Predicted 3D model of a 90-nucleotide RNA (c-di-GMP-I riboswitch aptamer) from Orenia metallireducens. The sequence is in RNAcentral, with records from Rfam and Ribocentre. The same sequence occurs in records of 2 taxa. Its mean pLDDT, the model's own confidence on a scale to 100, is 80.
[in-house]
RNA sequence: UUUUGUAAAGGGCACACUUAUCGAAAGAUAAGGUCGCAAAACUGAGGGUCUAAGGUAUGUAUCGUAUACUAUGAUUGCCAGAUUACCAAA
Numbered sequence: 001u002u003u004u005g006u007a008a009a010g011g012g013c014a015c016a017c018u019u020a021u022c023g024a025a026a027g028a029u030a031a032g033g034u035c036g037c038a039a040a041a042c043u044g045a046g047g048g049u050c051u052a053a054g055g056u057a058u059g060u061a062u063c064g065u066a067u068a069c070u071a072u073g074a075u076u077g078c079c080a081g082a083u084u085a086c087c088a089a090a
Base pairs, nucleotide, nucleotide: 002090003089004088005087012037013036017032018031019030020029021028022027035077041083043081046079047078048075049074050073054070055069056068057067058066
């Protein structure tokens, strides 16, 4: 330097759930928690998924309500990609 993660050491992260706050929602943040993770570190420009406040359409005499569509909102612990990294083995 490259490949790999069978065994070991020291550590790291933190699902569900609970509480508080924010948000229209999806969800996020903090604390607890510990299902799992060898990149569950970071990034977010590809695909997927979730939500639909606002907007548009339909319907209604109108408003409101209802239905459908829509991301400018989210998710990277859904997948691929970019960048970097601990330990060990070969």